[in-house]
């Protein structure tokens, strides 16, 4: 150059086109000899970016930029 997959919470993932969830990890109770383990609860991503397409898109088209990984 050309080809495949991937880009959502601080991490690591998920989510039939129909108001985006989960573990850890943080905070703030409960228990406790206790800053630990447990155990309940908060808060945290408008989904990489700009467009299209729909009555609605993380979810389909299209460009663009990030990352892997294969060809030459």
């Nucleotide at each position: 150059u050309c080809c495949a997959c991937g880009g959502u919470a601080g991490c690591u993932c998920a989510a039939u086109g129909g108001u985006a969830g989960a573990g850890c990890a943080u905070c703030c109770g409960c228990c406790c000899g206790g800053a630990a383990a447990g155990u309940g609860g908060a808060a945290g991503a408008c989904u990489a970016u700009g467009g299209g397409u729909u009555c609605g898109u993380g979810u389909c088209c299209c460009a663009u930029c990030c990352g892997u990984g294969a060809a030459c």
Predicted 3D model of a 72-nucleotide RNA (transfer RNA) from Pseudolycoriella hygida. The prediction has a mean pLDDT of 82. Rfam family: tRNA. Gene Ontology term of the family: triplet codon-amino acid adaptor activity. About the family: Transfer RNA (tRNA) molecules are approximately 80 nucleotides in length.